[in-house]
RNA sequence: UUCCGUCACUCUGGAGAGCAGCCGCCGAAUGGGCGGCCACCGAAGGGGCGCGCAGCCGGGUGAGCAUCAGGCUGUAAUCUCUCAGGUAUCAGGGACAGAGGGGUAACG
Numbered sequence: 001u002u003c004c005g006u007c008a009c010u011c012u013g014g015a016g017a018g019c020a021g022c023c024g025c026c027g028a029a030u031g032g033g034c035g036g037c038c039a040c041c042g043a044a045g046g047g048g049c050g051c052g053c054a055g056c057c058g059g060g061u062g063a064g065c066a067u068c069a070g071g072c073u074g075u076a077a078u079c080u081c082u083c084a085g086g087u088a089u090c091a092g093g094g095a096c097a098g099a100g101g102g103g104u105a106a107c108g
Base pairs, nucleotide, nucleotide: 004108005107006106007102009100010099011098012097013096018038021037022036023035024034025033026032039087040086041085045083046081047080048079052075053074054073055072056071057070059068060067061066
């Protein structure tokens, strides 16, 4: 310097769990709203984790590179927790995936 990714936006796809859970209040009224309680879901976000990996510590073997066991620190998810969020249709949200044009300040 260039390209890609992380980044945001737009479009498309996108699961799970109460058939409208139970009670109280509001409302003219309801598959409405608010609150409480119980049950449940994991794919917004968030927390946790290592017989792996990286680094360090002292010790053993060893001429040395190295190697052996132990300890410490760091490190992940679609794993796990269920704080948050969510649990009829519609709507909304939705990890992730595809596509589009962007963005380079920082990181890889």
The RNA shown here (Glycine riboswitch aptamer) has 108 nucleotides and comes from a Betaproteobacteria bacterium. The sequence is in RNAcentral, with records from Ribocentre. The coordinates come from a structure-prediction model, not an experiment, and the mean pLDDT is 77.